[in-house]
Molecule: small-subunit ribosomal RNA
Organism: uncultured prokaryote
RNA sequence: AGAGUUUGAUCAUGGCUCAGAGCGAACGUUGGCGGCGUGGAUUAGGCAUGCAAGUCGAGCGAGAAGUCUCCCUUCGGGGAGAUGGAAAGCGGCGAAAGGGUGAGUAAUGCGUAAUCAACCUACCCCCGAGACUGGGAUAGCUUUCGGAAACGGAAGGUAAUACCGGAUGGCCCAGGCGAGGCAUCUCUUGCAUGGUAAACGGUUGGGAUCCCUCGGGACCUUCUGCUUGGGGAGGGGAUUACGUCCUAUUAGCUUGUUGGUGAGGUCACGGCUCACCAAGGCUUUGAUGGGUAGCUGGCCUGAGAGGGUGGUCAGCCACACUGGGACUGAGACACUGCCCAGACUCCUACGGGAGGCUGCAGUCGAGAAUCUUCCGCAAUGGACGAAAGUCUGACGGAGCGACGCCGCGUGGAGGAUCGAAGGCCUUCGGGUUGUAAACUCCUUUCAAGUAGUGAAGAACGAACGUCCGUUAAUAGCGGACGGAAUGACCUAAACUACAGAAGAAGCUCCGGCUAACCCUGUGCCAGCAGCCGCGGUAAUACAGGGGGAGCGAACGUUGCUCGGAAUCACUGGGCAUAAAGGGCACGUAGGCGGUUCCGCAAGUUGGAUGUGAAAGACCAUGGCUCAACCAUGGAAGUGCAUCCAAUACUGCGGGGCUAGAGGCCGAGAGGGGUGAGCGGAACUCCUGGUGGAGCGGUGAAAUGCGUAGAUAUCAGGAGGAACACCGGUGGCGAAAGCGGCUCACUGGUUCGGUUCUGACGCUGAGGUGCGAAAGCUAGGGUAGCGAACGGGAUUAGAUACCCCGGUAGUCCUAGCCGUAAACGAUGGGCACUAGGUAAGGGGGGGUUUCUAUGGCUCUCUCUGCCGAAGCUAAUGUGAUAAGUGCCCCGCCUGGGGAGUAUGCUCGCAAGGGUAAAACUCAAAGGAAUUGACGGGGGCUCACACAAGCGGUGGAGCAUGUGGUUUAAUUCGAUGCAACGCGAAGAACCUUACCUGGGCUUGACAUGCAGGGAUUAGCCUCCUGAAAUGGAGGUGACAGCUUCGGGUGAAACGUGCACAGGUGUUGCAUGGCUGUCGUCAGCUCGUGUCGUGAGAUGUCGGGUUAAGUCCCAUAACGAGCGAAACCCUUGCCGUUAGUUGCCAGCGGGUUCGGCCGGGGACUCUAGUGAGACUGCCGUUGUCAAAACGGAGGAAGGUGGGGACGACGUCAAGUCAUCAUGGCCCUUAUGCCCGGGGUGACACACGUGCUACAAUGGCCGGCACAGCGGGUUCCGAGACCGCGAGGUGGAGGCAAUCCCCUAAAGCCGGUCCCAGUUCGGAUUGCAGUCUGAAAUUCGACUGCAUGAAGUUGGAAUCGCUAGUAAUCGCGGAUCAGCCAUGCCGCGGUGAAUAUGUUCCUGAGCCUUGUACACACCGCCCGUCAAGCCACGAAAGCCGGGAGUGCCUGAAGUCGCUAGUCUAACCUUAGGGAGGGCGGCGCCGACGGCAAGCUCGGUGAUUGGGACUAAGUCGUAACAAGGUAACCGUA
Repeated sequence: AGAGUUUGAUCAUGGCUCAGAGCGAACGUUGGCGGCGUGGAUUAGGCAUGCAAGUCGAGCGAGAAGUCUCCCUUCGGGGAGAUGGAAAGCGGCGAAAGGGUGAGUAAUGCGUAAUCAACCUACCCCCGAGACUGGGAUAGCUUUCGGAAACGGAAGGUAAUACCGGAUGGCCCAGGCGAGGCAUCUCUUGCAUGGUAAACGGUUGGGAUCCCUCGGGACCUUCUGCUUGGGGAGGGGAUUACGUCCUAUUAGCUUGUUGGUGAGGUCACGGCUCACCAAGGCUUUGAUGGGUAGCUGGCCUGAGAGGGUGGUCAGCCACACUGGGACUGAGACACUGCCCAGACUCCUACGGGAGGCUGCAGUCGAGAAUCUUCCGCAAUGGACGAAAGUCUGACGGAGCGACGCCGCGUGGAGGAUCGAAGGCCUUCGGGUUGUAAACUCCUUUCAAGUAGUGAAGAACGAACGUCCGUUAAUAGCGGACGGAAUGACCUAAACUACAGAAGAAGCUCCGGCUAACCCUGUGCCAGCAGCCGCGGUAAUACAGGGGGAGCGAACGUUGCUCGGAAUCACUGGGCAUAAAGGGCACGUAGGCGGUUCCGCAAGUUGGAUGUGAAAGACCAUGGCUCAACCAUGGAAGUGCAUCCAAUACUGCGGGGCUAGAGGCCGAGAGGGGUGAGCGGAACUCCUGGUGGAGCGGUGAAAUGCGUAGAUAUCAGGAGGAACACCGGUGGCGAAAGCGGCUCACUGGUUCGGUUCUGACGCUGAGGUGCGAAAGCUAGGGUAGCGAACGGGAUUAGAUACCCCGGUAGUCCUAGCCGUAAACGAUGGGCACUAGGUAAGGGGGGGUUUCUAUGGCUCUCUCUGCCGAAGCUAAUGUGAUAAGUGCCCCGCCUGGGGAGUAUGCUCGCAAGGGUAAAACUCAAAGGAAUUGACGGGGGCUCACACAAGCGGUGGAGCAUGUGGUUUAAUUCGAUGCAACGCGAAGAACCUUACCUGGGCUUGACAUGCAGGGAUUAGCCUCCUGAAAUGGAGGUGACAGCUUCGGGUGAAACGUGCACAGGUGUUGCAUGGCUGUCGUCAGCUCGUGUCGUGAGAUGUCGGGUUAAGUCCCAUAACGAGCGAAACCCUUGCCGUUAGUUGCCAGCGGGUUCGGCCGGGGACUCUAGUGAGACUGCCGUUGUCAAAACGGAGGAAGGUGGGGACGACGUCAAGUCAUCAUGGCCCUUAUGCCCGGGGUGACACACGUGCUACAAUGGCCGGCACAGCGGGUUCCGAGACCGCGAGGUGGAGGCAAUCCCCUAAAGCCGGUCCCAGUUCGGAUUGCAGUCUGAAAUUCGACUGCAUGAAGUUGGAAUCGCUAGUAAUCGCGGAUCAGCCAUGCCGCGGUGAAUAUGUUCCUGAGCCUUGUACACACCGCCCGUCAAGCCACGAAAGCCGGGAGUGCCUGAAGUCGCUAGUCUAACCUUAGGGAGGGCGGCGCCGACGGCAAGCUCGGUGAUUGGGACUAAGUCGUAACAAGGUAACCGUA
């Protein structure tokens, strides 16, 4: 510090996700030790049991048990005294601390800073003064009564540091006078008046004096306690300012409320309370209400600013079963006190009682989840005490939990030139695990074991000793020094020795992000997943294994917080098109504000002081072996307050100014607004005339109108609405909007003058007004148009588009509505920042010429276009900013749900405004790029169409395919680009299929082991359908050789490895092929442009068959394609003449180059030449090129062929071949007989033959070329009607043969018919091939003689030696189902000089929501499943209040009802007090009407989601009716 994810790719926007750190955690797997921390976050739910607050005998009375002595005794015991000191009581202090928890609380709280001149304070410290004199009770106790208990009543008697009266007293309190100070008032001092205290207590020692019951007391002394006053320290109380969460779908709240006067109350101010008076107080700077929450120091995170949090520790607050209340006290409205009410639990004799773990342990419950009913007061601290000491679940420790942090260990070194074994992988060679192990040497931390040593935490302090102080005192007491003893933890820590590698490693991950890869299994299954996404037979993503990476006593997962996220943006974002400018204006609060001078000092700046607790964090140093942890010191603590100083800027107060703003004067332009009047054209209707059959409407029609006279036309009349031309990216207005003419009223604005005011300004939350169309209310009006509606068409349908009608409405008046894609998708204002253009509107000035509505020029203002810089993601924008700044307002924060629900509000309604959540997705969206596509455009091409010729589609047959059938009808090919295709030959074979019979190392290859001695081949026989099996005979053979034979190759048979597979996957592949397409395209290097994808080049103007060439040009070049090179054909030359040829010469023949010869010609096949727009003319950009012409056999690529760019179709082929994986292995392999591939209701493709006279038949005659031939072609001759047969010359071929070419020409016949057309089908008889023609061959003869008379919709080929037509040859092949295929020649046309349309293609451009690319994408209803939400008759529950009723405890007030020790008394009583009664207030409770929140609810509504449901086709291209917004 970033990364992944929207796209084919790109940039930007934007969300989601990840890597980091942290936690009081939980869960999973695993788990050696120690230190330090930490541990009920949920039910402030309920609690058994034990403990958690007592202490003081030096305040008081009394004094049990026990012990000792004495006495009595019924020998059981009893009594007295002494000692002893328990339990209980009175009294004092404490119990208000310590400990727990966070329910409540949004301020009666907390934090920070102040204030109290408005206060209190027990214990402690300091100072002053004092402590006199009396009195009456009471508990305990004894006796007795009631009660189950808890507990209570009565009588008797008793003490105090308990209680009470009186005295005294001050600087105390109250009030008065005087002085100073800081408002109410206060302080100090002085004077006079009134008022208010106490315990001669306790204790130690002493003996001078006195008393004495001989114990002691008075007294003195020590310490302590008491009273009063002042001060201190610490603690508390009160007040003020500022800060302190969310919500406006809470906007108004308040009656003790706000203030005053008086009184009461309190420690103290105060409506704190009461009476009276006034009517205030708070609030958009958010009152009131609702929700949530203890606050802080801090903690986590972060670069910081911030965000989150408040557990442990510390400060404050609040609470103590729930609610209320007071008492006591220095302090409480009191956690382990009291009273009342309530809920709950327990005891009960049923009459009544008891209780409060949110103290420490512990238990139940709920929960994902949180510990021991431990030890000790040894330390620290606290209460009490003079002290010893007692108490202390505070605390110190131990225990449990890897809950966290920190540290340590699980061994170290060596050890393979042969890297063990095992595992895994493998290309079978090896690699890896891996120096890892084994093995050798060494070490022993930690744990466990044995033996031993053995701390610190301990000092207070008792006796005692020394010194000092006090005192009459060497007692005593106090202080200092020395000083026995005292340890829960602790059988510990630590240390030493011994022994032995001995006891100790896991978890997660390995597709990318993100470090780490292979095999197997699985086969969209099982599963994984944080995001993107993996899995459908070769998964580095699932599962296992091996290996690896990371961390390590832990590792992962889940949850939560911050970060990354500049993704709420103060630091530090945005709003034309991505989310986002309010429809527009006026204006309130608020915010901001020109220039100059003076003053103030609030903001601001500097300094000082105080504070900012400790702990934490940081720095330094130190202590535990280190660290965590702990200690000491320092700095910091950005804050707040006060004081001093400064005055630039802002502010505030005051005085000026004129540049902002406004007024005034003078000119102007304008569809600005409102009202009234007027006008013409058009339209419709009415009346009349003319006229006479149609009109109208459409793509075409029809509905409609018309002989009752339409349309058309003329004349007249009526009506309503809108204002042609002018008219213009022209004008005006804030926007909406405004268009004939005139008048009236009226708003704004511009220019000029520079006359006045003197900052009067800008913006503007709320608010108010205006606000298109549609719509609503009432009343008018209604010509045209025209939702709804009716009809006609279109269509599969057509509730649409088109047509004929037509109501609301459109118009007017009055009033609502308040929304629009209300758009420049761009808020308003001010200032600044290049130009060009005049194209424009309005005004002013100068100048010119000689007048003008002119030209030139300057300037103000409004409106446009193009553009520099800049900005922008880009597009674009660019003085009319989207540039640079300032001010103010509005708005945004992923998509969907949704501008919806609900609440509120506005509206007559429709509906508007405000405005969520659950749930769901990983995107949605912007700009631009390259493609592809378009029922977009332009240019161009092609037998693409058109123009022609001939076909197919109809018939019969052939052939292929589909389908069906079958035991099998083997397999593949399936739009073009499968279908006379693989197949250039299915009777057997082929053959892969079926049936049946057989074989199992195999029909075929290689190797090994071992065997045996023949064997291979050939012949015969048996079995069988054959394969096969069996028998017999004959019978070779390499190399070495000692020539005996052995070894042993081949072969045989046995066994093992293996063979074999036309089994599967063409979507695992190679190779080959088809297609777009012989279309003209496809790219690269460098440069340039662009943030980038990319662009440029390759575009443009011409031209071409062509990205062919030329010109132009930020491009310059190049490559693969095109062309050329190659083959063939067409003319000529040359070379060569056999098997070809024969002109001339010679010979010969019935005939023939037959012969001698010849190379002239044809021809053959080598080699050359030729054609290049080269030449001329015209056109063209002085080009490329085109057109015409000459010459030429051939002319603009001469014809034909081979040759096929980058790529596309997961195109075809695993059955040509090759090949990975998978599968079969007595079978999915191999052999054989037979069958099938030839089936046949049917459908399609490709062909052949026809339907006839341009013909059929008969006779005669003529002319090719390509080719083939030895298991072959086969002549002449003979036989057969013929197929063919016999026979065999010649030929391995320019020699011989196949080989008569046919159409054609000449002649004849047929005469338009199902025929002398046509030949299917069938019968009979044959021929040939072949082991074999039944399934299933071809051919011949005779006979038979079907359909068919030119073919619907539709569709194919062809542009010249082409189509059409005619025959010939060849491959395969025994034969042939060949009419196929591949070639060859013969005869030989027509038409097109066009590109509108159909199809396909190329280039440029345009739109796009497509990119699997239009066979694309995608919308809505319905149907199904599932999820969350809304509404709903109601039902249920919670919360906060209001009014009324009731009224506990209790304070306060009143009270002769009753009781009454202290004081007074004249002794009667009184004062005072207790109890009781009454009153105010008052909790719980009750009643009532509402408010608010939540749950549930038959049914209902839409919404989200869910591989392959239904119906249509709305949107994206002109999406086939441009789309979209508002409205009905």